Molecule: transfer RNA
Organism: Candidatus Woesearchaeota archaeon
């Protein structure tokens, strides 16, 4: 230098192809249970969907540009 893949909650990730309310597990907080703790059960909070622009009635999803990470080739 060329090509490919990835970026979503504190962490791991589903959803993207096929546009239409962003979910789960763990962690955190509160409650139940217990003599108490753990485990278990219930609930809550937590997301500029990496950034910008465009397309569209509508973008995590499509297009383009950029940033970051990884891989292959040279």
């Nucleotide at each position: 230098g060329g090509c490919c893949c990835c970026g979503u909650a504190g962490c791991u990730u589903a959803g993207c192809c096929u546009g239409g309310u962003g979910g789960a597990g763990c962690a955190u907080u509160c409650g139940a249970c217990u003599g108490a703790u753990a485990a278990u059960c219930g609930a809550a909070a937590g997301g500029u969907c990496c950034c910008g622009u465009g397309u569209u009635c509508a973008a995590a999803u499509c297009a383009c540009g950029g940033c970051g990470g990884g891989g292959c080739c040279a």